[in-house]
Context: one part of a larger RNA
Molecule: small-subunit ribosomal RNA, central domain
Organism: uncultured bacterium
RNA sequence: UUGGGCGUAAAGGGCGCGCAGGCGGCGUGUAAAGUCUGGCGUGGAAGUCCCCGGCUCAACUGGGGGAUUGCGUUGGAAACUGGCACGCUUGAGUACGACAGGGGAUGGCGGAAUUCCAGGUGUAGGGGUGAAAUCUGUAGAUAUCUGGAGGAACACCAAUGGCGAAGGCAGCCAUCUGGAUCAGUACUGACGCUGAGGCGCGAAGGUGCGGGGAGCAAACAGGGUUUAGAUACCCUGGUAGUCCGCACAGUAAACGAUGUGCACUAGGUGUCGGGCAGUCAAUGUUCGGUACCGCAGCAAACGCGUUAAGUGCACCGCCUGGGGAGUAUGCCCGCGAGGGUGAAACUC
Repeated sequence: UUGGGCGUAAAGGGCGCGCAGGCGGCGUGUAAAGUCUGGCGUGGAAGUCCCCGGCUCAACUGGGGGAUUGCGUUGGAAACUGGCACGCUUGAGUACGACAGGGGAUGGCGGAAUUCCAGGUGUAGGGGUGAAAUCUGUAGAUAUCUGGAGGAACACCAAUGGCGAAGGCAGCCAUCUGGAUCAGUACUGACGCUGAGGCGCGAAGGUGCGGGGAGCAAACAGGGUUUAGAUACCCUGGUAGUCCGCACAGUAAACGAUGUGCACUAGGUGUCGGGCAGUCAAUGUUCGGUACCGCAGCAAACGCGUUAAGUGCACCGCCUGGGGAGUAUGCCCGCGAGGGUGAAACUC
């Protein structure tokens, strides 16, 4: 709960595609469903409201009026909404031309570094810390040189930068592939916006099966320290995992804590990708992105400010005091862990 809200107070769905639904550009015509208007019928009586009357007044009661905001039917109006018909090009889209990019998938290749293995040189330490110890080394370590194996990640470039709907994306090359932007012509002719359900995508961690395993590293083991204690922080080891394939899971401070689309409302500065003008230079201008400052306006303040949190419209999601609680229960999903939906008693 016909209200007011959702950047930080409770509140934007993690993101997209999209059925139904809601909403929808300009012009002409048409019928008249919505809409407006007249007539007729009906809308029981009583009561409520107004006027007048009867009981000495009032309550009570009689009469009249009004109202009954509605429904049906019939006639009319045609601006607006909707229907139908025809048309239009500004919204939307298509083709052609350019163009930037860590957008996605697959395959291949490369160098640096760590570790391990083999060999050479070489000798007493190395490692680690605040300091130490566990650990490692005379069976030759650490250091250094040569060769080899294997896995994972790609220094510099690098940005206040780019791409993607979001999650996210970075060595190089090739193949396949999605989207955006700019310019001008041609074409389609409202084909649009949003989107309950639904479907798909979705970091890390986790699960199943199979591979892989260098480094790192939950759990675990041992040691040192701190300390009253130290089941930790630090150190030495170390298994899942981290990596690949297939399948599941479906969460997050999934954040811009800001839903999507469109229109309108001073400017300035930097930067990325295009166009136009220019002595093709500076620069100016224009379209698209990104970041900062700032007018009006907004805001509780912080701040936002043409990338709005301003001014409006359309549609969706969500909130309604704190705790109890994202719990219980039911249902749905999952191999499981668990996820989705989601209370109440009680209490302040």